About this RNA
The RNA shown here (transfer RNA) has 75 nucleotides and comes from a Candidatus Woesearchaeota archaeon. The sequence is in RNAcentral, with records from ENA and MGnify. It matches the Rfam family "tRNA". Model confidence (mean pLDDT): 80 of 100.
RNA sequence: GGGCCCGUAGCUCAGCCUGGUCAGAGCAACGGUCUUAUAAACCGUGCGUCGUGGGUUCAAAUCCCACCGGGCCCA
Numbered sequence: 001g002g003g004c005c006c007g008u009a010g011c012u013c014a015g016c017c018u019g020g021u022c023a024g025a026g027c028a029a030c031g032g033u034c035u036u037a038u039a040a041a042c043c044g045u046g047c048g049u050c051g052u053g054g055g056u057u058c059a060a061a062u063c064c065c066a067c068c069g070g071g072c073c074c075a
Stems, first nucleotide, its partner, number of pairs: 001074007010027004020058001029045005051067005
């Protein structure tokens, strides 16, 4: 220098190809019920600039461009 993959909730990830009704799951955390108390069990709680900026569109996590960070391969 060239190519590919990843970046979404505190953590691990889904959703992205095929744009559309509210952005989700598990775990953790917090509150409640239960218990003398704790744990377990059950119920409930997510206002997350979807890495950043811009573009396309009536509408973008999703499409396009640039950039940032991490990883791998080639040279």